[in-house]
RNA sequence: GGGCCGUUAGCUCAGCUGGCAGAGCACCGCCCUUUUAAGGCGGGUGCCGUUGGUUCGAAUCCAACACGGCUCACCA
Numbered sequence: 001g002g003g004c005c006g007u008u009a010g011c012u013c014a015g016c017u018g019g020c021a022g023a024g025c026a027c028c029g030c031c032c033u034u035u036u037a038a039g040g041c042g043g044g045u046g047c048c049g050u051u052g053g054u055u056c057g058a059a060u061c062c063a064a065c066a067c068g069g070c071u072c073a074c075c076a
Stems, first nucleotide, its partner, number of pairs: 001072007010025004019056001027043005049065005
C1' cells in the first nucleotide's frame, strides 16, 4: 500500500426486508435491614465512530475519513 470484517448504553453484545433503539451485567431511586451484603419494587441513563449523500423517512443503503482487527503484498 491492496482486500475483508468491525465501531450501537459504563462493560459485553443483539437489532431481520429502511418505519417509535433493545438485552444481560453494572449503575441510580425506593422498600427491607442496627449497618453492609443479600432480597423485593421501579428507572434506559444513548450525538447508533465522524462528515456528507439518497429517501417522505437512515443504526440499517451509498461515499469519504477516523479508529480497531484479520489477511495479502512490498521493504529489510